[in-house]
The part of an RNA shown here (large-subunit ribosomal RNA, domain IV) has 352 nucleotides and comes from a Bdellovibrionota bacterium.
Its mean pLDDT, the model's own confidence on a scale to 100, is 88.
The sequence was found in a public genome assembly.
Context: one part of a larger RNA
RNA sequence: AUCUGGUUAAGGAACUCGGCAACUUAACACUGUAACUUCGGGAUAAAGUGUGCCUUCAUGGGUGUAGCGACUUGCUCGCGAAGCCUGAGGGGGUUGCAAUGAAAUGGGAGUGGCGACUGUUUAUCAAAAACACAGGCAUGUGCAAAGUCUCAAGACGACGUAUACGUGCUGACGCCUGCCCGGUGCUGGAAGGUUAAGAGGAUUGGUUAGCGUAAGCGAAGCCGAGAAUCGAAGCCCCAGUAAACGGCGGCCGUAACUAUAACGGUCCUAAGGUAGCGAAAUUCCUUGUCGGGUAAGUUCCGACCUGCACGAAUGGCGUAACGACUUCUUCGGUGUCUCAACCAGAUGCUCA
Repeated sequence: AUCUGGUUAAGGAACUCGGCAACUUAACACUGUAACUUCGGGAUAAAGUGUGCCUUCAUGGGUGUAGCGACUUGCUCGCGAAGCCUGAGGGGGUUGCAAUGAAAUGGGAGUGGCGACUGUUUAUCAAAAACACAGGCAUGUGCAAAGUCUCAAGACGACGUAUACGUGCUGACGCCUGCCCGGUGCUGGAAGGUUAAGAGGAUUGGUUAGCGUAAGCGAAGCCGAGAAUCGAAGCCCCAGUAAACGGCGGCCGUAACUAUAACGGUCCUAAGGUAGCGAAAUUCCUUGUCGGGUAAGUUCCGACCUGCACGAAUGGCGUAACGACUUCUUCGGUGUCUCAACCAGAUGCUCA
C1' cells in the first nucleotide's frame, strides 16, 4: 500500500447516475392492523408489549403404584391417592449495562410504468418489460385425416376421431374490439379472352418411275417443313374474406369584443382513425403550459391536447395479487459522505 473483517465523537444520504455497499430489522407468545380487492387476499401490513432465575398457589394432559369397582375370573378391563413426565397461568422475591443475554433469524411505508400470476432464457458480460402460460380467435383436417420424417418400405399423429388433431395470431380477469376488399394473399365461380404437350393435316421442300429434242414437268413410296381447327389448370375476369398482409386525407370560409368553429364549400380516396388513452417505454420543437411535492425539481405525480410520428387480438383502456424488473417520494438506521482515525488478520514492498 492493497485485500478481508471490527469500532467510531458530532452530523445523518450532505455521497452517488442511482442509498451501490454497509447498517437497521429479525425468534416465539400476546395485542393490534389501512386503502384497495377478483372477497381468496392485502397481512408477519403498519404499530406495540412480554421473554432469565428462585419460591409459592391453584390447575389441564400423559403414565400409573396402592385402593375401589366390573365381569367374560384374566399376565383382564374401568376409575384412580402416590410417584414420575409435561402444558398454560396467578402471587411474591431476586441478579446484571444487557434475560429470543451466543448463533441462526423480514427494514418498513407511499406512488407511477411494464408484464396478470408460479414458471423459462443468452452453460462462460444481458434474468428482463423478452419466451412460455391458462384463456380468446381464426384456419385446415371425416380417418388410409390434415400435418411431419423418408428414395422406399415403414413410422409419428393415435391404438386418438371434430369436446379430436395440426397451424397461425393474441395472451389471466373486467369493459370492449370501429371504418376500408382498391392493392397483395386466400376461398369460391365459371360465360368469355389468352394458353402447353398432344390431336389435326391444308400447303410445301428433297428424292425419282415416267413424260419431253431440250428447258423442264413429275405419280406412288420414303425422308423432311408445316397453316386452319380442337385442346386443361393457370392468368385475365366475376364475387367473398381484415382476430388475412395491410390502410384509416387536404385546402378555404363562417357565430353580435376577440378567439375558436357546432356549420358550409371544394379536391382526392378503397376508406378517411370510432371508443378509449395521450409531452406517453411513443412528443422532434421541449426543461411545452398549469397545478402538486422541495428553500431550490431537465426526473416524478395530476391535468391540458398543439398526437413531429397513440389507437383497438401487429390488440385498446383499466385492474386486486405477484416481481432478485423499473421511476419517484418518505420513515427508521447507518463511515456512502463532511473527513477521516484506530484495531485484527492476509498478501506485496522496503529496511535490518